[in-house]
Order: sequence, then C1' cells, then structure tokens
RNA sequence: GGAGCCGGACAGGUGGCCGCGGGCGCCAGACAUUGUCUGAGGUCCGAGGAAAGUCCGGGCACCACAGGGCAAGGCGCUGGGUAAUCCCCAGGGGGAGCGAUCCUACGGAAAGUGCCACAGAGAAGAGACCGCCUAAGCGGGCUUCGGCCCGCCGGCAAGGGUGAAACGGCGGGGUAAGAGCCCACCGCCUUCCCGGUGACGGGAAGGGCACGGUAAACCCCGUCCGGUGCAAGACCAAAUAGGGGGGGAGAGGCGGCCCGCCUCGUUGGACUCCCGGGUAGGUUGCUUGAGGCCGCGGGUAAUCGCGGUCCCAGAGAAAUGGUCACCGCCGGGUCCGCCGCGAGGCGUUCCCGGAACAGAACCCGGCUUACGGCCGGCUCCGGCU
RNA sequence: GUCCUUGUAGUUCAACGGAUAGAACUGCCCCGUCCUAAGGGGUCAAUGCUGGUUCAAUUCCGGCCAAGGACACCA
Repeated sequence: GGAGCCGGACAGGUGGCCGCGGGCGCCAGACAUUGUCUGAGGUCCGAGGAAAGUCCGGGCACCACAGGGCAAGGCGCUGGGUAAUCCCCAGGGGGAGCGAUCCUACGGAAAGUGCCACAGAGAAGAGACCGCCUAAGCGGGCUUCGGCCCGCCGGCAAGGGUGAAACGGCGGGGUAAGAGCCCACCGCCUUCCCGGUGACGGGAAGGGCACGGUAAACCCCGUCCGGUGCAAGACCAAAUAGGGGGGGAGAGGCGGCCCGCCUCGUUGGACUCCCGGGUAGGUUGCUUGAGGCCGCGGGUAAUCGCGGUCCCAGAGAAAUGGUCACCGCCGGGUCCGCCGCGAGGCGUUCCCGGAACAGAACCCGGCUUACGGCCGGCUCCGGCU
Repeated sequence: GUCCUUGUAGUUCAACGGAUAGAACUGCCCCGUCCUAAGGGGUCAAUGCUGGUUCAAUUCCGGCCAAGGACACCA
C1' cells in the first nucleotide's frame, strides 16, 4: 500500500427569528354556575436503529371451553437463558476459506409406502454390453504324443462403458480368471471400558458387509399448540323502518372429525345470507414499563440479583419543521511554516461541495430487510528497511 | 392499523418434482383473392426477484418485491 474478517458507539451541536402537536398553572372574554369554549402569554416534553416487513413470541382485552381421543399446524444435535419464542448464549458433529473467521431445516432411511427422468446390461436383495478365464465336463481339429487351438456347457465382476448414484474403499495374498475368498489399514455394525451433565470424543475386542439416495415426499418418534385482535373491549350520546326477501330440520356448544354429555327447537324460527334504514360524535382502553441510566456482585456468556437515580410523544388521518450565523465531521483545491535528499509527513489560511435509510398509531422481546460515515481489534498478500 | 389471497407469453388459463413449459385469442410472415374478410400454414413471445433442499424446481421451503380483497358502530 492492497484485499478481507469481527466488534462497538453514533445518527451532528449551540444560539437567534418564524412556525407545529401534547400536558400544566396564570390572565382576559363569552356561555353559564364553578365547569365548558375562545384568545394572549409562561413553563415542561415531543420519533427510530430500523418507528419498515408483519415473519415469530408474549403482555393485555373479549369470545369459547365438563372431559377424552384422533386429525390439522409449528418445531426438531446438546446444555443453559427467558414472560415466551422458529430468538439469544455456550458447546458437539458436519461443511467453506491459506487465514482472521463464517455457515449449518443437524431426530429417524436395519417400522412401512412412494419416487429415482434420460442414459445404461443392470436403479435396490439388481445385472453382464464390451471385457477377462478355459482348471473341471462334452465335442471337433492339429500334433514332434509333451501338448496346442476352436466350439459348447460354463465361471467372473478386476478393468472399460452409462449415470447424480452401480450393492464397502485401497493395497497385498490367492486364483484358470476372479471375488471379504483370506490378511493389513480405513469406513460400517455389535459388545465393552474410559472421559464428559449431555450432544459426543478416545480406546479395546469381535463380526466379514448384512445397511444406495430422498422425510424443505407420505410417514414414524418426541415436543408445543383454543379463536380473534385496540377497527380487541367498556361507558355515554345521537338518529332510524328493530322493515323486506332467501336458506333452514334439526340446530348450538370457535375453527375439522368422533365418543360422551348438556341446552334449545321441530311449522314458524335457533342460526345464517342478501337488500334496505340510521350515525360517522365524545370519554376510556393510552402509556410507569419483562422501562432507561449509573454502581456493585454471581455467571465463560446470554443473562440474573441488589442499591441509587430519572420520567422520556400519546395527539384527530395524525404534529416534531423552515431559515440565518458560528462551530464540528467528510471530500476536493489552495496560502504559509517546520521536518525530510526525495516520494511525502505534521501544523495552518481561505474557497467550493457533501451529510444516508427513513416518520411512532395498544405495548413489549426478537428476526429479517433498507442505510451513512466514524472508532477499535484481527488475518492474508505485496514493497522497502 | 389488522387479517387474507394471488403472481406463468400482450390477454385468459393449463402443466405427478423429470420432454424443447402447453392451449386459445392477439401480433408478425406466407398462401389464398381483382382487393379485403373468412379459411389454411408458419413464426415471435413467459414461470415477479433472490437464496436453499434435491441428481433434477413453474412445482417443495425461506427472504424480498408487486398487485388485489375484506374488516366501523347502531337498530
């Protein structure tokens, strides 16, 4: 100097002027009778790390629910954290990278079923196209009688070839040629020992291969799970036609099913759909919370405990902005001084330009996505000394 | 704000995880005709984007993007 990895904090500051939303006093006026509205002024507060996507998990609220089973859906290495999680932390196995480091939907394929196109002989208790062999058996030919050659019957799966995948791999022995047929190593399986809370790791003995892939295919195992969402819900006020039509014998007890039980109903009505009518107002829920900051302590960490301190938007389709000055940050150019042989470095004057993504709508915890520069640590490569 | 649904030629729809993604209408070219139309033949044209699972993805699973829909209260 270049390329990269990980982590942290921030999201410009101060002041003047003009504005916006909310809370609380005070003054004046009006209505009216101790309240409501209007106006002026004062004071305090006023977006985010993602407020976003609405992908998970909870709080809260209402509805439903005697109970049980099945189904549907989510999750899936181990241990921990938590209100909870598909999140986080620590670890194990596997994978990527030279490395810092990163990724990992990672239970079961010897319970069963399905699928594995094309190519290929054969695609799951498979198979012989090319190939290799002629020891044994049969037939024929040649013969120097030692044998040799051809065919049949056969043997084999080492090599070639196909494929994403070919029924353990590789080396040696063995053999007619071969083959776990035998042996060593590796893989796999079974049993045992040691370490670890555990996932798992290390080792020993035996087996002689029996076990292809796919579960983000059905499925099996384990585990979790009612539904709807602040347009939930509560109170007050206003207005209208509790009007008309359809479905309906069984209906309801959430959304699927079944058992069992209960309730209601059976010719006018449980329930449901459509048309039509009215209002589009106020209060509450509403922001003090698994809350922020600081310190101490436990824990490798996520995080937990204790003490202190602070109050930080709650508004209606909905506010937090504009402008000027100065300072700060980044980039480019420029004046001057010092250092250096030099490339350049440090300080400094002035000018120009830039500053991203994005806007709370009941509230939290995460994830994902968008995005700007800054700081710190680390890795690899190249050059010079 | 909340909750759903859907993305395949220009348009409307198809497609067990396995073919060159198929069909109709439209567009373009040719035949046909005196010219046009009808008709016939040919042709162009697509899986919203991006990752993953798998030998193989329009299809299965994530994440983005886009489009569409429903939901107020009273009686």